[in-house]
Transfer RNA from an Anaerolineae bacterium, 73 nucleotides, folded computationally.
Its Rfam family is "tRNA". Gene Ontology term of the family: triplet codon-amino acid adaptor activity. It is annotated as a transfer RNA.
The prediction has a mean pLDDT of 83.
The source organism's lineage runs through Bacteria, Bacillati, Chloroflexota and Anaerolineae.

RNA sequence: GCCGACGUAGCUCAGUGGCAGAGCGUCCGCCUUGUAAGCGGAGGGUCGCGAGUUCAACCCUCGCCGUCGGCUC
Numbered sequence: 001g002c003c004g005a006c007g008u009a010g011c012u013c014a015g016u017g018g019c020a021g022a023g024c025g026u027c028c029g030c031c032u033u034g035u036a037a038g039c040g041g042a043g044g045g046u047c048g049c050g051a052g053u054u055c056a057a058c059c060c061u062c063g064c065c066g067u068c069g070g071c072u073c
Base pairs, nucleotide, nucleotide: 001071002070003069004068005067006066007065010024011023012022013021018055026042027041028040029039030038048064049063050062051061052060
């Protein structure tokens, strides 16, 4: 330099045009002599950045950035 995959909550990930979600973690409460476990609830997001298409974009297209893998010198 070229090709491919990936980028969504603190972490691991789902969501592939029509209200952004789950598990774990965090916080609060219940339970317990106490802790853990269990149960209930709450909070947490410019969906990597910019532009385009569309009535409507996490989703499609283009550019850029980053991570990983492959090829080549």